Description: A computed fold for an 85-nucleotide RNA from an uncultured bacterium, annotated as transfer RNA. It was read from a public genome assembly. Rfam family: tRNA. By type it is a transfer RNA. Its family is annotated with triplet codon-amino acid adaptor activity in the Gene Ontology.
RNA sequence: GGAGGGGUGACAGAGUGGCCGAUCGUGCAGCACUGGAAAUGCUGUUUACCGCAAGGUAACGGGGGUUCGAAUCCCUCCCCCUCCG
Numbered sequence: 001g002g003a004g005g006g007g008u009g010a011c012a013g014a015g016u017g018g019c020c021g022a023u024c025g026u027g028c029a030g031c032a033c034u035g036g037a038a039a040u041g042c043u044g045u046u047u048a049c050c051g052c053a054a055g056g057u058a059a060c061g062g063g064g065g066u067u068c069g070a071a072u073c074c075c076u077c078c079c080c081c082u083c084c085g
Stems, first nucleotide, its partner, number of pairs: 001084007010026002018068001027045006046059005061077005
């Protein structure tokens, strides 16, 4: 230099146009159980901004585009992995 795959909450990982910030697991916090733990069960758990609060808006690597509507399609850039030279 060329080809392919990938980047989603603290971590892993599914989701390939609308019911999606959104499922599941791990982790973490609280509670139950226990003599006390572990295990198990239940509940909660991203960030920023606005708001007294209730709540609302935005963000799926960055930026732009298509569309009534984008994590999902297109363009460009950044990063990671594999292969070829």